Description: RNAcentral holds the sequence, with entries from MGnify. This is a predicted structure of a 132-nucleotide RNA (c-di-AMP riboswitch aptamer (ydaO/yuaA leader)) from a soil metagenome. Its Rfam family is "c-di-AMP riboswitch aptamer (ydaO/yuaA leader)". Rfam 15.1 lists 7,607 matches to the family in 2,262 species.
RNA sequence: CGCCGAAUCUGCGCUUAGGCGCGGAGCGGGGGAACCAAGGUGGCCUGAGCCACUGGGGCGAACCUCCUAACGGAGGCGCGCAAGCUCUUUCAGCGCGAGCCCGACAGCUAACCCCGCAGGCGGACGAAAGAG
Numbered sequence: 001c002g003c004c005g006a007a008u009c010u011g012c013g014c015u016u017a018g019g020c021g022c023g024g025a026g027c028g029g030g031g032g033a034a035c036c037a038a039g040g041u042g043g044c045c046u047g048a049g050c051c052a053c054u055g056g057g058g059c060g061a062a063c064c065u066c067c068u069a070a071c072g073g074a075g076g077c078g079c080g081c082a083a084g085c086u087c088u089u090u091c092a093g094c095g096c097g098a099g100c101c102c103g104a105c106a107g108c109u110a111a112c113c114c115c116g117c118a119g120g121c122g123g124a125c126g127a128a129a130g131a132g
Base pairs, nucleotide, nucleotide: 001122002121003120004119008025009024010023011022012021013020014019026117027116028115029114030113031112036107039054040053041052042051043050044049055105056102057101058100059099063076064075065074066073067072077097078096079095080094081093085132086131087130088129089128090127091126
């Protein structure tokens, strides 16, 4: 200097000067009415329904299907990158499709309430179109 990501900028106070606390702006996330909506599999039943089994949810692109004894692989789909400043789109190229959390509980959701602003990485590799 640049990249992934919401994870940046800034004011005040305390301090043993290592740090800590309280705010503002901005960005991001969750809970939360009315109305609307309200799972899957199997069985019974003319039907409405009834019974049994199966917990559910959040952040994130990180999901679906198939193949393999397994390791792992393939396709679809999703995400990211490439430097003349930014943004959008297409083709080709390269890479990723993890991890963490809540704890029996939350659909949507106006008012209202609560929370986060971390962590990790890179040394330069194309073509075309549009807007500012």